Description: This is a predicted complex of two RNAs, RNase P RNA and transfer RNA, with 472 nucleotides together. It holds a member of the Rfam family "Bacterial RNase P class A". By type it is a ribozyme. About the family: Ribonuclease P (RNase P) is a ubiquitous endoribonuclease, found in archaea, bacteria and eukarya as well as chloroplasts and mitochondria.
[in-house]
RNA sequence: GCAGAGAACCGGGCGAUCGCGCGUUCCGACCUGGGGCGACCCGGCGGAACGGGAGGAAAGUCCGGGCACCGAAGGGCAGGAUGCUGGGCAACGCCCAGGGGGAGCGAUCCCACGGAAAGUGCCACAGAAAACAGACCGCCUUGGGGCUUGAGUUCCAGGGUAAGGGUGAAACGGCGGGGUAAGAGCCCACCGCGCGUCCGGCGACGGGCGUGGCAUGGUAAACCCCAUCCGGUGCAAGGUCACAUAGGAACGAACGAGAUGGCCCGUCUCAUUUGACGUUCGGGUAGGCUGCAUGAGGCAGGGGGUAACUCUUGUCCCAGAGAGAUGAUCGCCCCUUCGACCCUCAGCUUCUGGGGGACGAAGGACAGAACCCGGCUUACAGGUUCUCUGCUUGC
RNA sequence: GGGCCUGUAGCUCAGUUGGUUAGAGCAGUACACUCAUAAUGUAUUGGUCCCAGGUUCGAGUCCUGGUGGGCCCACCA
Numbered sequence: 001g002c003a004g005a006g007a008a009c010c011g012g013g014c015g016a017u018c019g020c021g022c023g024u025u026c027c028g029a030c031c032u033g034g035g036g037c038g039a040c041c042c043g044g045c046g047g048a049a050c051g052g053g054a055g056g057a058a059a060g061u062c063c064g065g066g067c068a069c070c071g072a073a074g075g076g077c078a079g080g081a082u083g084c085u086g087g088g089c090a091a092c093g094c095c096c097a098g099g100g101g102g103a104g105c106g107a108u109c110c111c112a113c114g115g116a117a118a119g120u121g122c123c124a125c126a127g128a129a130a131a132c133a134g135a136c137c138g139c140c141u142u143g144g145g146g147c148u149u150g151a152g153u154u155c156c157a158g159g160g161u162a163a164g165g166g167u168g169a170a171a172c173g174g175c176g177g178g179g180u181a182a183g184a185g186c187c188c189a190c191c192g193c194g195c196g197u198c199c200g201g202c203g204a205c206g207g208g209c210g211u212g213g214c215a216u217g218g219u220a221a222a223c224c225c226c227a228u229c230c231g232g233u234g235c236a237a238g239g240u241c242a243c244a245u246a247g248g249a250a251c252g253a254a255c256g257a258g259a260u261g262g263c264c265c266g267u268c269u270c271a272u273u274u275g276a277c278g279u280u281c282g283g284g285u286a287g288g289c290u291g292c293a294u295g296a297g298g299c300a301g302g303g304g305g306u307a308a309c310u311c312u313u314g315u316c317c318c319a320g321a322g323a324g325a326u327g328a329u330c331g332c333c334c335c336u337u338c339g340a341c342c343c344u345c346a347g348c349u350u351c352u353g354g355g356g357g358a359c360g361a362a363g364g365a366c367a368g369a370a371c372c373c374g375g376c377u378u379a380c381a382g383g384u385u386c387u388c389u390g391c392u393u394g395c
Numbered sequence: 396g397g398g399c400c401u402g403u404a405g406c407u408c409a410g411u412u413g414g415u416u417a418g419a420g421c422a423g424u425a426c427a428c429u430c431a432u433a434a435u436g437u438a439u440u441g442g443u444c445c446c447a448g449g450u451u452c453g454a455g456u457c458c459u460g461g462u463g464g465g466c467c468c469a470c471c472a
Stems, first nucleotide, its partner, number of pairs: 001391010012333007020053001022051007031044005055366001059377002062375005067234004074265004079230005084098005099113001100111004114225002119223002121219003136165002138161010173191002176188003192214001193212008238290004248281005256270004283471003297316008334364006341357007396468007405421004414452001423439005445461005
């Protein structure tokens, strides 16, 4: 220099003018609501000053929790989720470390990675045979017939053989040697696999030795089995104050209905016809406050831990509307692309390529908090920093 | 804001335990019938199975992510 790998961060800056909504303080006015006998107070209204005002994903709503309510939600079945090991965490399907497998020369990256010798199902087409295997071609061989001096060759009937061909996604260990009529774990070495045992490791697992002689095809993002976990509904939860209307109509029952969510048991509730118990229809309101901004919080230092993370000390307060605020215009700067111009270098001279300068134009992403957190996933113009790898060149 | 459903031909829908060529009706095109049109009959065209990735020998179907469309949910007595 080129090509990459990983991690962290930013995601336009400055100024002027105008504007948006929130909080605090002050002022104005007495238009409006409430309180008070009243002075006046509180809230709304108008204005000023000051303060702070979107994100790394605020997104998808895919997981997990906090919080709130549901007549405390106990047991069983069903259902759902997760799935190598150890750890972290409030919890998780997340994160960290490790193991195993795969890709890459490498830095490094990827993996839904329990069980197929518990059971059941499926494996199309092709192929002789597709799961208690199988003989189409080929190879070897027995008997008989033909040809033939014979060796041999050919036809028919039968046997052996999975080493070779061919089919397939997959053909019942691989490869080499011995062996054999030809072959075959039939025998042997190595590799793979299973079993036993020893050693290391908390463990996943790894290594060694012995042994079996191959038994055990694939599929669990097919049913299923095993282990662990899971009550439901979501801030439109819920609390509270106020306003208004028709406490109107229909339907529903005791080995019944409902709370209860898919079912059963258990628990609890149930008007008795004059039912605000439930469902549906109809009626009214379209309001305020709260929940709701101090939190598993941010930053800095120290300690523990390989790390995720955690402990401790100090310090800070940092958006909060309810049709939904954080923006617009102008100027300068920055970055990218394009256009034509000028300067310069090289090849070399109709031109091509590199570098620099000034001018003009266009563009600067994805995207907008709504109860709050921890994650994951997805979208994203461009830029910065650090560490590492490979190749090449120079010293 | 929260919850749920759904996407197959121009339209409305099927598609079995994943299996070899994805179908039906309407619509379209051509021909026949008719003086002509409609109806009818015959033949025929037409598919990114919403998109991408994965599992599998094989995906419209199974799994994951994305995307488009649709529906429901306020309070009072």
The coordinates come from a structure-prediction model, not an experiment, and the mean pLDDT is 78.